[in-house]
The RNA shown here (c-di-GMP-I riboswitch aptamer) has 118 nucleotides and comes from Candidatus Omnitrophota.
RNA sequence: AACCCGAAAAGGCAACCUGCCAAUUAGUGUGGCGGGACGCAAAGCUACGGAUUCGCGACGCGAAUUAUCGCUAAUCUUAGUCGCGAAUAUUCGCGUCUAGAAGAGCCGGGCUGCCGAG
Numbered sequence: 001a002a003c004c005c006g007a008a009a010a011g012g013c014a015a016c017c018u019g020c021c022a023a024u025u026a027g028u029g030u031g032g033c034g035g036g037a038c039g040c041a042a043a044g045c046u047a048c049g050g051a052u053u054c055g056c057g058a059c060g061c062g063a064a065u066u067a068u069c070g071c072u073a074a075u076c077u078u079a080g081u082c083g084c085g086a087a088u089a090u091u092c093g094c095g096u097c098u099a100g101a102a103g104a105g106c107c108g109g110g111c112u113g114c115c116g117a118g
Stems, first nucleotide, its partner, number of pairs: 004118001005116002012040002016036007038105001044111003048108003052102003057097009066087001068086004
């Protein structure tokens, strides 16, 4: 010096909660400063490969309402009410796909790094 490893020491970061301030998209997603401190040997950086989350929008199914049309009729006529079917639009629910975003403190990869018991 390098690699493995992570005792000690000096420091470092900061989940989440919270105070103040700022910003805000079609959607996703916030950022800064302060206090406390779950934890972390890379909890430094990086979205290359996976997990996971959100999701403009699209498709399918079901339900409700509905412009409109058709059918049926208790002797005949008759559907405004009541019945059946189709159907456009709207709303709600469920499922699938998805631009894009998050995610490094989910895992792996890549890059860099303090100290030195061993």
The prediction has a mean pLDDT of 78.